A computed fold for a 534-nucleotide part of an RNA from an uncultured beta proteobacterium, annotated as small-subunit ribosomal RNA, 5' domain. Model confidence (mean pLDDT): 85 of 100.
Context: one part of a larger RNA
């Protein structure tokens, strides 16, 4: 000198951008972060709008919009937080074979035909309550057979094994069934064809995992010997996958001074900061990758977890109990308590972006995008310009002659950033909807869908950037030094006494070193001190 996730002490005018529990991985009150699909299904609890009937009130029946709760589906393995643990099962950075994949993308082959339940719901006990038993009806893209098997696996090469689903739209010829209707007529199904989208099997791909294996990743020898599934091999089992991953037998073997085990520390990296490099010290904020989720433990579902807002044991702790039993887990986002020198709002809003479901409108997003607090940090702007000698008063020093403060101020002439107060006002918006054009598709001018025009419409922030007026120098300067190192001196008070101090050292009566006052030096919205690294 440079430097920070800093913090304390005096001071404090705007405005951009950014950061903000570094300590107890302490213990949490309240709220909210992960739901969506009626275009899968059976229905209707409760809404809204409507037809018919009795009997006005009400009560029965139906519709259309949606839809509490059930079933099923996709999604809660992302996204967000934290670094406890981990010195290698991590991470860097090069390889590699034995390996899996929901969704998306390609292609190939199918989607045939038949069942039997169970929730919802009604009824019936139990229980304080979480919650549970039990009888009876029901549907499906829920669940099981039969059949087909190209390609797929398995084989003793003869053969065996093994699937699937439909829903919406729009045409509907003759024919046929049914609901109200005497009838005409009118609603509804519905072969067929069509168009979107799921659906199953395989095969390739894209992106993502999962394993191996080189090198390289902190201290300590006052830590020198460590290892029985341990090394290696055959059988058996497991796994998406090689493999002591597992097991039984057999062999004795495998790592260490190029530091093995052991102990202590520690998330790793891209990078930060330092410094002329070499190098040292660091890993906040961002981006990658690990790990973790009240503490251990464990498997289940699933393409994907051994799963933060999921189960199950068990243990600590809190909380409700009618004492029989129960409930929960902020290292999400705000917030409270505690610790600490220290670290924010129990906010707006899905406008954007981007995830998740849905055909889609759309829903849900404490991701995010903004907005609050803090000079914490960098950046940038003001705090007035010119003019003005009677060198004014005052204040300080003084050799009393004067010297400084100081052109500073008063005064006179402007100016209007920045702030105040008024007007005006972006872009951040494309989606989306109608219309209408042209062009896939189709038997269609229906439907659907891509591209183009035309309208019309969606902003949280916020009436904000930004612009224009209007008034008035008006609303805006501390801070630490002054002995030497180090720029910057006197007076007066104190008198080894109060005190000062990075080092050196100052102070015992003439203290430029303590206090204080003028006066100067440096930086300036900041300046000093501490702690920290180089």
């Nucleotide at each position: 000198g440079a430097u920070u996730g800093a913090a304390c002490g005096c001071u404090g005018g705007c405005g951009g951008a950014a950061u903000g529990c570094u300590u107890u991985a302490c213990a949490c009150a309240u709220g909210c972060a992960a739901g969506u699909c009626g275009a899968g299904c059976g229905g209707c609890a409760g809404c809204a709008c409507u037809g018919g009937g009795g009997a006005a009130a009400c009560c029965c029946u139906g519709g259309u919009g949606g839809c509490g709760a059930g079933c099923g589906g996709c999604g809660g393995a992302c996204g967000g937080g934290u670094g406890a643990g981990u010195a290698a099962u991590g991470c860097a950075u090069c390889g590699g074979a034995a390996u899996g994949u929901g969704u998306c993308c390609u292609g190939u082959u199918g989607a045939g035909u038949g069942g039997g339940a169970u929730a919802a719901c009604c009824g019936a006990u139990c229980g304080a309550a979480a919650g549970a038993u039990u009888g009876g009806c029901u549907a499906a893209u829920a669940c099981c057979g039969c059949a087909u098997a190209a390609g797929a696996c398995c084989u003793g090469a003869g053969g065996g094994u093994g699937a699937a689903a439909g829903u919406a739209g729009g045409g509907g010829a003759u024919u046929u069934u049914u609901g109200g209707g005497u009838a005409a007529c009118u609603g509804a199904a519905g072969a067929c064809c069509u168009u979107a989208u799921g659906c199953a099997a395989c095969a390739g791909g894209a992106g993502c995992g999962g394993c191996c294996g080189a090198u390289g990743u902190c201290g300590g020898a006052u830590u020198a010997g460590c290892u029985a599934g341990u090394u290696g091999g055959u059988g058996g089992g497991g796994u998406a996958a090689a493999g002591g991953c597992u097991u039984a037998c057999c062999a004795a073997g495998g790592c260490u001074a190029c530091g093995a085990u052991c102990c202590g520390u520690a998330g790793c990296g891209g990078g930060u900061c330092u410094g002329a490099g070499a190098g040292g010290a660091c890993g906040g904020c961002c981006c990658g990758c690990c790990a973790c989720a009240c503490u251990g433990g464990g498997a289940c579902u699933g393409a994907g977890a051994c799963a933060c807002g999921g189960c199950c044991c068990a243990g600590a702790c809190u909380c409700c109990u009618a004492c029989g039993g129960g409930a929960g887990g902020c290292a999400g986002c705000a917030g409270u308590g505690g610790g600490g020198a220290a670290u924010u709002u129990u906010g707006g809003a899905c406008a954007a972006u981007g995830g998740g479901c849905g055909c889609a409108a759309g829903c849900c997003u404490g991701a995010u995008c903004c907005a609050g607090c803090c000079a914490u940090u960098c950046c940038g702007c003001g705090u007035g310009a010119g003019u003005g000698a009677a060198g004014a008063a005052g204040g300080c020093c003084u050799u009393c002659g004067g010297g400084u403060u100081g052109u500073a101020a008063a005064g006179c002439u402007c100016u209007u950033u920045c702030g105040u107060c008024a007007g005006g006002g972006a872009a951040g918006a494309a989606a989306c909807c109608a219309c209408u054009u042209a062009g896939a598709c189709u038997a269609a001018c229906a439907a659907u869908u891509u591209g183009g025009g035309u309208g019309g419409g969606u902003g949280a922030c916020g009436g904000u950037a930004c612009c224009u007026g209007a008034a008035g120098a008006a609303g805006a300067a501390g801070c630490a030094c002054c002995g030497g190192c180090u720029a910057a001196c006197u007076a007066c008070g104190u008198g080894c006494c109060a005190g000062c101090a990075g080092c050196c050292g100052c102070g015992g009566u003439a203290a430029u070193a303590c206090g204080u006052a003028g006066g100067g030096u440096g930086c300036g919205a900041g300046c000093g001190u501490u702690a920290a690294u180089c």

RNAcentral holds the full RNA, with entries from ENA and Greengenes.